[in-house]
Molecule: Lysine riboswitch aptamer
Organism: Candidatus Ventrimonas merdavium
RNA sequence: GAUAGAGGUGCGGUUUUCAUCAGUACCGGGGAGCAAGAGGCAGGACCGCCGCUCCCGGGAAAGGGGACGCCGCCGAAGGGCGCGCUGCCGGUCCGGGCAGCCCGUUCUGGGAUGCCGCAGAAGAUGCGGGCAUACUGUCACGAUAAGUGGAGCGCUAUC
Numbered sequence: 001g002a003u004a005g006a007g008g009u010g011c012g013g014u015u016u017u018c019a020u021c022a023g024u025a026c027c028g029g030g031g032a033g034c035a036a037g038a039g040g041c042a043g044g045a046c047c048g049c050c051g052c053u054c055c056c057g058g059g060a061a062a063g064g065g066g067a068c069g070c071c072g073c074c075g076a077a078g079g080g081c082g083c084g085c086u087g088c089c090g091g092u093c094c095g096g097g098c099a100g101c102c103c104g105u106u107c108u109g110g111g112a113u114g115c116c117g118c119a120g121a122a123g124a125u126g127c128g129g130g131c132a133u134a135c136u137g138u139c140a141c142g143a144u145a146a147g148u149g150g151a152g153c154g155c156u157a158u159c
Stems, first nucleotide, its partner, number of pairs: 001159005008074001010073005016067003026058005032053003039050003043094005077108006084101006109136002112133005117127003138150004
């Protein structure tokens, strides 16, 4: 250097299904109360649109998630930061937010649990965000022990 391979509550994608979202948005009907220029459409300016609440009937979806299965895999993959592009947030401008993608850079052996923070409608779930705890694979030191230490730019096998 090439090829093959291991880690295990392992990683990513996805079909189906289930719950949640939510008796919410929205649609139809009704009468009463309130308002008459305030409020809403995330922020500011201008424009545009909509009265608000209550009762009755009907009643979602997206995003996020669980489970079974399937597919591709073992830097699998993901996170942080930065540039750019696209889309959405009623229209234009200003200035932002969110999502996706590309590139650059950097971090993380692996999953788990607890607390905190952030995202989220959420007590679901997510975050390689912070801290902590053992566990686990592997290598090194050690005595084949106890124990300590390292990182995937690693480890094992073959050539």